[in-house]
Context: one part of a larger RNA
RNA sequence: GAGUAGCGAAAAGUAAAGUGAGAAUCUUUACCGCCGAAAGCCCAAGGUUUCUUAAGCAAGGUUCGUCCGCUUAAGCUUAGCCGGGCCUAAGCCGAGAGCGAAAGCUGUAGGCGAUGGACAGCCGGUUUAUAUUCCGGCGCCACAAUCAAGCGUUAUCACCGAUGGGGGGACGCAGAAGGGCAGGCCAACCGCGCGAUUGGAAGUGCGCGGCCAAGCGUGUAGAGGGGCGAGACAGGUAAAUCCGUUUUGCUAUCAACCUCAAGGCGUGAUGGGGAGCUGUUGUAAUGACGGCGAAGUGGUUGCACCCAUGCUGCCAAGAAAAGCCUCUAGGGAGUAAGAUUGUGCCCGUACCGCAAACCGACACAGGUGGGCAAGGAGAAUAUCCUCAGGCGCGC
Numbered sequence: 001g002a003g004u005a006g007c008g009a010a011a012a013g014u015a016a017a018g019u020g021a022g023a024a025u026c027u028u029u030a031c032c033g034c035c036g037a038a039a040g041c042c043c044a045a046g047g048u049u050u051c052u053u054a055a056g057c058a059a060g061g062u063u064c065g066u067c068c069g070c071u072u073a074a075g076c077u078u079a080g081c082c083g084g085g086c087c088u089a090a091g092c093c094g095a096g097a098g099c100g101a102a103a104g105c106u107g108u109a110g111g112c113g114a115u116g117g118a119c120a121g122c123c124g125g126u127u128u129a130u131a132u133u134c135c136g137g138c139g140c141c142a143c144a145a146u147c148a149a150g151c152g153u154u155a156u157c158a159c160c161g162a163u164g165g166g167g168g169g170a171c172g173c174a175g176a177a178g179g180g181c182a183g184g185c186c187a188a189c190c191g192c193g194c195g196a197u198u199g200g201a202a203g204u205g206c207g208c209g210g211c212c213a214a215g216c217g218u219g220u221a222g223a224g225g226g227g228c229g230a231g232a233c234a235g236g237u238a239a240a241u242c243c244g245u246u247u248u249g250c251u252a253u254c255a256a257c258c259u260c261a262a263g264g265c266g267u268g269a270u271g272g273g274g275a276g277c278u279g280u281u282g283u284a285a286u287g288a289c290g291g292c293g294a295a296g297u298g299g300u301u302g303c304a305c306c307c308a309u310g311c312u313g314c315c316a317a318g319a320a321a322a323g324c325c326u327c328u329a330g331g332g333a334g335u336a337a338g339a340u341u342g343u344g345c346c347c348g349u350a351c352c353g354c355a356a357a358c359c360g361a362c363a364c365a366g367g368u369g370g371g372c373a374a375g376g377a378g379a380a381u382a383u384c385c386u387c388a389g390g391c392g393c394g395c
Stems, first nucleotide, its partner, number of pairs: 013031006032392004040372004046352002050350001051075006060068002080140002082348004086117002091112003097106003121138005141344007150335002159331002164327004172314004178307003183301005189210006211272002215267004222260004226251008235243002276292006315318001358367002374386004
């Protein structure tokens, strides 16, 4: 320079009460304003205690501060069924091996590696802070032991069964229609509450609410495949009753058989939740601890979610492996539907998460993948106004 620029979105605050040494800034209440395909809610990445409680205000906070993502102390993350530990993709590593002055490079077998496949939990309650993890209720999965109908015990071979064979898993893009559920809306129907300081108003008044999972049983709207047998065979690296090829018989075209399948109904539920009513107690304030607990129907709308890896069309012709089924090789004297009892490991789990907690040197108008998707108007996730919920952007 200069007590100058600036104090970081123009969504906005106002009043009272409280606390306190001290209050525009902290707390509470009332009103006002803003977002509402977000400025709400839930995950992933990343962060790593920032979470909760108590105490504090030197510094940090662009002002203040009694407040804080700050300081100090203590506390908090509970799993057979959520995610990972099983499988493989790109890619990476790579025994032997090949190559190379050295370092090393390439790469078979093999392994690692999810953003994919496989796989058993739902509803409610509870904490200052966790919950599909704790608790309550109702389930499910694997394994072990015991009991056990049935089947089998030397061939009329029960049962197990590959690291091997086969099947399956198993997949593109676009489009259209149908059946549903969630959700919404309406109600003069049902239930609870209300009856006013105003001329009228006991009614077709006003306000609020009219639910619930997995599992189990049933097997529907529908979708797909033609189905069942007998014989033969130089194929599937050995074998095969499996797969494949082939011959043939029966049956059939809105059928039967097999496979798949939402939803509904019943049960789960003599349970939970529920508007509201109510008792005791009490805080700076929100409160804390209990008790009772109604209705639960009708209509309408309706998805981008489910049936659906479906159907139709098209050309550019659209992962792999395991789990799973089956076949033998092999094992084999017991095995086993079902029931009861028991066992169930390790890691993650707090909190932020379109942001003051991540990436940007900052409490930075920037950047950051996925899911949910209320009402009125509307083609709409546009736009405007509003629910739930969250905020008024730290002079």

A computed fold for a 395-nucleotide part of an RNA from an Armatimonadia bacterium, annotated as large-subunit ribosomal RNA, domain III.
The coordinates come from a structure-prediction model, not an experiment, and the mean pLDDT is 82.
It matches the Rfam family "Bacterial large subunit ribosomal RNA".
The RNAcentral record of the full RNA draws on ENA.